[in-house]
RNA sequence: GCGCCCAUAGCUCAGUGGAUAGAGCAACGGCCUUCUAAGCCGUGGGCCGCAAGUUCGAUCCUUGCUGGGCGCG
Numbered sequence: 001g002c003g004c005c006c007a008u009a010g011c012u013c014a015g016u017g018g019a020u021a022g023a024g025c026a027a028c029g030g031c032c033u034u035c036u037a038a039g040c041c042g043u044g045g046g047c048c049g050c051a052a053g054u055u056c057g058a059u060c061c062u063u064g065c066u067g068g069g070c071g072c073g
């Protein structure tokens, strides 16, 4: 330098054009317990890396950029 893949909650990931975007773990509160852990119940937490385009409508499709990974030279 070229090609491919990835970027969504604190972490690991799902969601692939249409309803205020979901799960597990973690965090917080409660129950239980002498206390802690475990277990059970509940709560909060995101405008989906950035910018533009397509569309009535974009996390999703296209382009550029940024960051990360793999390969080739």
Base pairs, nucleotide, nucleotide: 001072002071003070004069005068006067007066010025011024012023013022018056027043028042029041030040031039049065050064051063052062053061
A computed fold for a 73-nucleotide RNA from a Candidatus Saccharimonadota bacterium, annotated as transfer RNA. The coordinates come from a structure-prediction model, not an experiment, and the mean pLDDT is 80. It was read from a public genome assembly. It matches the Rfam family "tRNA". Its Rfam clan is "tRNA clan". The organism belongs to Candidatus Saccharimonadota, within Bacteria.